[in-house]
């Protein structure tokens, strides 16, 4: 800096935790985390290709958009599971909804 409402799980091992934090709410002995094997998802990087714009005498380059691709990462319960701070809005209120931050994750 970009993205985060889409997508994708089986087996073995292991034995009680896991969902970042806090509060909720969930998942878990019909077997959590971790580790191993196999499988899958998709387009950030790399690679291939098409279109457009710009630069260049040209070769070529840069940017934007599309398609393909699983080599490098990542991911495969729940919107980043929800909220946390601020503002707006509806409501008597509990609370609901919207927007933006913060935090976090991945590249």
């Nucleotide at each position: 800096c970009a993205u985060c409402u889409a997508g994708a799980g089986g087996g073995g091992u292991g034995g009680a935790g896991g969902g970042a934090c806090u509060g909720g709410c969930c998942c878990a002995g019909u077997g959590a985390a971790g580790c191993c094997c196999c499988g899958g998802c998709a387009a950030c990087c790399a690679u291939u290709u098409c279109g457009g714009a710009c630069c260049u005498c040209g070769c070529g380059g840069u940017c934007c958009g599309g398609a393909g691709c699983a080599g490098g990462u990542g991911c495969c319960a729940a919107c980043u599971c929800c909220a946390g701070c601020a503002g707006g809005u509806c409501g008597c209120a509990c609370g609901g909804c919207c927007u933006g931050a913060c935090a976090g994750a991945u590249g």

Predicted 3D model of a 107-nucleotide RNA (SAM riboswitch aptamer (S box leader)) from a soil metagenome. The RNAcentral record of the sequence draws on MGnify. Its mean pLDDT, the model's own confidence on a scale to 100, is 82.